[in-house]
Description: The prediction has a mean pLDDT of 81. Transfer RNA from a marine sediment metagenome, 73 nucleotides, folded computationally.
RNA sequence: GCCGAGGUAACUCAGCUGGUAGAGUACGUCCAUGGUAAGGAUGAAGUCGGCGGUUCAAAUCCGCUCCUCGGCU
Numbered sequence: 001g002c003c004g005a006g007g008u009a010a011c012u013c014a015g016c017u018g019g020u021a022g023a024g025u026a027c028g029u030c031c032a033u034g035g036u037a038a039g040g041a042u043g044a045a046g047u048c049g050g051c052g053g054u055u056c057a058a059a060u061c062c063g064c065u066c067c068u069c070g071g072c073u
Stems, first nucleotide, its partner, number of pairs: 001072007010025004019056001027043005049065005
C1' cells in the first nucleotide's frame, strides 16, 4: 500500500428486510434471611467511533475519516 472483519449501556454482545435502541452480567432500590451468599421484584444507564449526504424517517443505505483485529505484498 491492497483486501476482509469489527466499533451499539461500565463489560460481553444482539439488532443491518430503513419505522420508539435491546439482552445477559455488573450497578441502585426493595423483598426475603438471625446474618451472608444464592434467589425474586423493580429502576437507572447509550451524541449506535466521528463528520457529511440520501430519505417524511438512518444504528441500518452512500461518501470521507479515526481506531482495533486478521490476511496479502

It matches the Rfam family "tRNA". The family's RNA type in Rfam is transfer RNA. Rfam's curators write: Transfer RNA (tRNA) molecules are approximately 80 nucleotides in length. The RNAcentral record of the sequence draws on ENA.